[in-house]
Annotation: The RNA shown here (small-subunit ribosomal RNA) has 1524 nucleotides and comes from an uncultured Opitutales bacterium. The prediction has a mean pLDDT of 85. The sequence is in RNAcentral, with records from SILVA.
RNA sequence: AGAGUUUGAUUCUGGCUCAGAGUGAACGCUGGCGGCGUGGUUAAGACAUGCAAGUCGAGCGAGAACAGAAGCGUAGCAAUACGUGGAUGAGAAAGCGGCGAACGGGUGCGUAACACGUAAGCAACCUGCCCUAAAGUUUGGGAUAGCUCGGGGAAACUCGAAUUAAUACCGGAUGUGGUGCCUUACCGCAUGGUGAGGCAACUAAAGCUUGAGACGGCGCUUUAGGAGGGGCUUGCGGCCUAUCAGCUUGUUGGUGAGGUAACGGCUCACCAAGGCAAAGACGGGUAGCGGGUCUGAGAGGACGAUCCGCCACACUGGAACUGAGACACGGUCCAGACACCUACGGGUGGCAGCAGUUUCGAAUCAUUCACAAUGGGGGAAACCCUGAUGGUGCAACGCCGCGUGAGGGAUGACGGCCUUCGGGUUGUAAACCUCUGUCACACAGGACUAACCGUAAGGUUCAUAGCCUUACCUGAAUUAACUGUGAGAGGAAGUAGUGGCUAACUCCGUGCCAGCAGCCGCGGUAAUACGGAGACUACGAGCGUUACUCGGAUUCACUGGGCGUAAAGGGAGCGCAGGCGGACUGGUGUGUUAGGUGUGAAAUCUCGGAGCUUAACUUCGAAAUUGCGCCUAAAACUAUUAGUCUAGAGUAUUGGAGAGGUAAGCGGAAUUUCCGGUGUAGCGGUAAAAUGCGUAGAUAUCGGAAGGAACACCGAAGGCGAAGGCAGCUUACUGGACAAUUACUGACGCUCAUGCUCGAAAGCGUGGGGAGCGAAAGGGAUUAGAUACCCCUGUAGUCCACGCCCUAAACGUUGUACACUAGGUAUUGGAGGAAUCAUCCCCUUCAGUGCCCAAGCAAACGCGAUAAGUGUACCGCCUGAGGACUACGACCGCAAGGUUAAAACUCAAAGAAAUUGACGGGGGCCCGCACAAGCGGUGGAGCAUGUGGCUUAAUUCGAUGCAACGCGAAGAACCUUACCUGGGUUUGACAUGUAUUGGGAUAUAGCCGAAAGGUUAUAGUAUAGCAAUAUACUGAUACACAGAUGCUGCAUGGCUGUCGUCAGCUCGUGUCGUGAGAUGUUCGGUUAAGUCCGGCAACGAGCGCAACCCUUAUAUCCAGUUGCCAAUAUUCAGUUAGGAACUCUGGAUAGACUGCCGUGGUAAACACGGAGGAAGGUGGGGAUGACGUCAAAUCAUCAUGCCCCUUACGUCUUGGGCCACACACGUGCUACAAUGGGCGCUACAAAGAGCAGCGAGACUGUGAAGUUAAGCAAAUCUCAAAAAGGCGUUCUCAGUUCGGAUUGUGGGCUGAAACCCGCCCACAUGAAGUCGGAGUUGCUAGUAAUCCCGAAUCAGAAUGUCGGGGUGAAUGCGUUCCCGGGUCUUGUACACACCGCCCGUCACGCCAUAGGAGUUGGGGGUAUCCAAAGUCGGUGAGCUAACCGCAAGGGGGCAGCCGCCUAAGGUAAAACCAAUGACUGGGGUGAAGUCGUAACAAGGUAGCCGUAUCGGAAGGUGCGGCUG
Repeated sequence: AGAGUUUGAUUCUGGCUCAGAGUGAACGCUGGCGGCGUGGUUAAGACAUGCAAGUCGAGCGAGAACAGAAGCGUAGCAAUACGUGGAUGAGAAAGCGGCGAACGGGUGCGUAACACGUAAGCAACCUGCCCUAAAGUUUGGGAUAGCUCGGGGAAACUCGAAUUAAUACCGGAUGUGGUGCCUUACCGCAUGGUGAGGCAACUAAAGCUUGAGACGGCGCUUUAGGAGGGGCUUGCGGCCUAUCAGCUUGUUGGUGAGGUAACGGCUCACCAAGGCAAAGACGGGUAGCGGGUCUGAGAGGACGAUCCGCCACACUGGAACUGAGACACGGUCCAGACACCUACGGGUGGCAGCAGUUUCGAAUCAUUCACAAUGGGGGAAACCCUGAUGGUGCAACGCCGCGUGAGGGAUGACGGCCUUCGGGUUGUAAACCUCUGUCACACAGGACUAACCGUAAGGUUCAUAGCCUUACCUGAAUUAACUGUGAGAGGAAGUAGUGGCUAACUCCGUGCCAGCAGCCGCGGUAAUACGGAGACUACGAGCGUUACUCGGAUUCACUGGGCGUAAAGGGAGCGCAGGCGGACUGGUGUGUUAGGUGUGAAAUCUCGGAGCUUAACUUCGAAAUUGCGCCUAAAACUAUUAGUCUAGAGUAUUGGAGAGGUAAGCGGAAUUUCCGGUGUAGCGGUAAAAUGCGUAGAUAUCGGAAGGAACACCGAAGGCGAAGGCAGCUUACUGGACAAUUACUGACGCUCAUGCUCGAAAGCGUGGGGAGCGAAAGGGAUUAGAUACCCCUGUAGUCCACGCCCUAAACGUUGUACACUAGGUAUUGGAGGAAUCAUCCCCUUCAGUGCCCAAGCAAACGCGAUAAGUGUACCGCCUGAGGACUACGACCGCAAGGUUAAAACUCAAAGAAAUUGACGGGGGCCCGCACAAGCGGUGGAGCAUGUGGCUUAAUUCGAUGCAACGCGAAGAACCUUACCUGGGUUUGACAUGUAUUGGGAUAUAGCCGAAAGGUUAUAGUAUAGCAAUAUACUGAUACACAGAUGCUGCAUGGCUGUCGUCAGCUCGUGUCGUGAGAUGUUCGGUUAAGUCCGGCAACGAGCGCAACCCUUAUAUCCAGUUGCCAAUAUUCAGUUAGGAACUCUGGAUAGACUGCCGUGGUAAACACGGAGGAAGGUGGGGAUGACGUCAAAUCAUCAUGCCCCUUACGUCUUGGGCCACACACGUGCUACAAUGGGCGCUACAAAGAGCAGCGAGACUGUGAAGUUAAGCAAAUCUCAAAAAGGCGUUCUCAGUUCGGAUUGUGGGCUGAAACCCGCCCACAUGAAGUCGGAGUUGCUAGUAAUCCCGAAUCAGAAUGUCGGGGUGAAUGCGUUCCCGGGUCUUGUACACACCGCCCGUCACGCCAUAGGAGUUGGGGGUAUCCAAAGUCGGUGAGCUAACCGCAAGGGGGCAGCCGCCUAAGGUAAAACCAAUGACUGGGGUGAAGUCGUAACAAGGUAGCCGUAUCGGAAGGUGCGGCUG
């Protein structure tokens, strides 16, 4: 730092996806050790059990257990023992009292708030313990718990009586002080604060300890100050939602009072009517906040576990009490839910403390040890308490470290995998050799964390006060760290991936199955993508997956995006708020800048050190904390204030232009209707028709009348208007812009959310009007249908008035305003100049409206002073496609509907511009037997042949539009033969090799059999070597293997067809373009041709074209046998002699090149005409087939990968089949006749073939043919007769003397064989057919047509195929049309490329969603009823210790009762949210369903937008608009 994915390819836009880092994680597989951390994210669900807050006897009374002095008694001489005794010590449990329990620990429900953060303020406050200072600590009193006794109760607990203490409680005294009041000084920041003086009103206290003493210690009281802690107030900051727009009555303020530690509507009475809100009040949703954590280059974004600070909460709700502090997690009271105990009367409880249980969940630990350390509470202290804390345990949950060995070792072992069978790889890896010993294990040793305190001694000291020193004592973790010794490579490697992104490839299995997949996508028989194996890659005690966050994503853009066509400029204007704002001078100092200062907790992060062997971790220091406050300074810019200016803006004056607006009046042309005249059979309409109108007189034509709507020409790229829009003429009223000149005002300006106004067409309401046009409707056509296009009618509407609607492709798809930045040209309106006959032309300038272009911009197209350029100000809008210009809600509307505007769900695209193709019922040019012009066929008949279909045991297989179908097949009776039936055979019918074994080989014959084959007999005894033996041949057995016309032509090679003998297809360099690509190859001519010429950012080149090759047409030369014969002889005959002239043969040359002439072409290329020439413009014909297309054909010519069969899918053989036959098609032959048929006579070829051959001649036969046989391996002989033709003759238009099918009989030939199933001959038979519908085909000259001849294959078997010659035409105006092709251009939503793409209804499955009679639940508010506990207030006739009083009584207090407020609860109406609901609506998505074909090409009626109406559906039509 990027990458993949839209396309045939490209650029852009744009989404989706991936690579990174992270986590309190979970899951899968695996798992050696240690250190340091972390561990219920879900149910603030419910909790068994244990523990988590006590302590003080130096405050108090009482005092169990225990120890126990004196004295006394007993025993004893006594010591002493036992007993008694209870001074004294000791002090459990409980109680009064004090302090603590408001800390520490947990959780994140609530909370959008002064809760938090930050910075300030309190002249409006409180503060136990602690520190400092001052003063004091006096004198009395009455109770009460405990204990004892009695009572109630199951228990919890409770009542009564008697009695007792205090640092508990209450009086009195004193008053340093404090409070109150008065006076005064000073100060401040408004209320106000501070000091001094006076008055004398009010106001304290508690003791305990020590052997003794002391001015001791610990307490207590008052006051002042401090430290730390708390309370309150304020500025600023940090979530979503406007489909929440108005909220508020203690509400906002005041006066007074109450209340509080304190200010305050905090509360109350009265008064006023305020307060908040678009800079978002109120409402709804979500959420503890911060330091920080994760990510990121940063800015940001997401998060708020562990640690630290603050807040809130403690089963749910309410309330106060105590206290310095609480409205209190392990306190109290009440209510509720839940759970437990119960004797049913009543009670008890609160793990969001530590462990633990259960439930929930993908998921989160031990009912552990210790107070040794650190800290906390109490205490004078010892000490006690402390689930805070320190430790350990469990868990790879995370981070960090270490190990699973190191060195040598090639025969590159075995095994595995692959293989082209050679080898490669695993791989120095292993084995083996030499070492080492971390960790773990065993044994032994063994710290630090400890310092206090206390006790003892010493010193100091009057002193055992305190202080100092020494010794002793105190360890949960913990035998753990660490060290030493021992043994032995021994105990220690997995996980994911290997198509691309993305590092890493092969084999086997599977066969759109099973499966994979983050995206693109793999899998349909050769899968690097599935599963397995081997190999490899990555990381490693972990590795993957899932979930979530940031990143990549500049994809919400502050840094750092856009809006002509991709998503996106509001339909237009006016304009309040808001934002922004010209020049000069002065003041201030808001923003701004600089310096200083306070703060920004610690931890974290960064940097530099230090400590654990290292690291993680811990720790020290620095830096940072980008923020906020205060002080000082500056004054350019900004702001504000004061003054001034004229360049922005505006006013006045003069002037002309204009479909600008509103109203009234007037006009002519045309359509229609009515009246009248003329006039007669049609009119009208269309591609063609019909409906319709017309003999009741239309249309046409003339005259008159009525009525409505619209305004030809001028007229234009023209003008005006903010937009919508505006067009006959005149008048009235009226808005705006522009130009020129001077004068005036003096920033008065620009933009504009909400708002207001205008706003085409259609549509709505009321009332008019209604000529034409014309949704709907009716009819006629068209059509498969035609709810359309076309035609005939025609209603709303279109028009007017008034009122609504408020939308359009309302578009320049381009918001408004201002400034700046090259030119050219046209035009509208004005002004000036110059010059004129002129108002023309010309020059300059201002304001508009268009076109072309520079720079620049842009993805490109394009824009380009009328910007989409460069800048400024303000507004509007966009963020993937579909769902959706939709639903719900709200607002507007009479309605139609409009405005605002989602989500679920689905997809990996949707899209823009341009490129190359292909296509078009787009266009231009050109070519071709493509059409046309002609000639002959085919389609009808019979037959031949091939195919389909059907049949069959089999009818073997292949070829299937052109480009299969007389094709493979240049020839199926057997064979061929691949098919079927039956019968055989298994190393095989065929090839090579090995081993064992037998035999000469071989020949002949018999029998069985349909044959194959089986079996028997006879003859015979190979070659080399002395021999063993070997070789060749052959039989048997066993193995390797053979064999297959079995499958796949969509795994292939080769060969072939086709477009097409069409003129095309490309490359190098250069240039243009971001690029795909373009240029060249286009253009103008020309050609059969990308053939050539000219021009040109192209210049060249290659494969094709042409030429070179063969043949044919002419001539010359050479050569003359088998060919030829002019002259000379000769014969029946070129037969022979002879000749070498001619023909011919076959070799070599020549010839033709637009070379020459003319005309045209600007020139050239070239075209036309002509000459000469055998031939003239590639002379005719052939061979030759570019890059490529069709997964075209062929695995059955052959070759070949994979798969499949192996006593069969191989092989041999008999017979059959390929030849079947209701039918359909293709290709042919023969005909239908007189241009003919029959008969007779007669003429002229070329090219071929021949020895298992061609076969003359002769004879026989009517004939096919047979017999015999010469010649010839061929210019010699033979096939061989050419036929049409010519000359005669006959037939005379008929199913015939045409036609020959079919059938019968008899023959011939080939061949083992002619039944299925050959050909030929003779006689007889004599079918259809009288020129062929729609349609379709060949051919442009020696061609079509017609006539014969030959050959290949072949035993035999052509109407087919391939060749040969004979006779020998017609027509071509021309390119409009059909077909095919080439080229240029255009449109495209196509690229599998129009046999394309694609729209909607309907039917079926699935999914989410809206509505829905309703039903259920939830949170909150309102009204009202009832009202616990409790504070406050009132009352208090009941009860009552301290004080007063001699007493009575008083004061004070309490219970009780009442009132206000109020939790919970009840009731009612309305709203909101969620779930669910028969049924309904549309939407999405699904394999090849149905109907049509709306869109993309002029998509076959151009499309689209708005609106109205109609229709199965796409959609049609009307009106207006747009060009996309």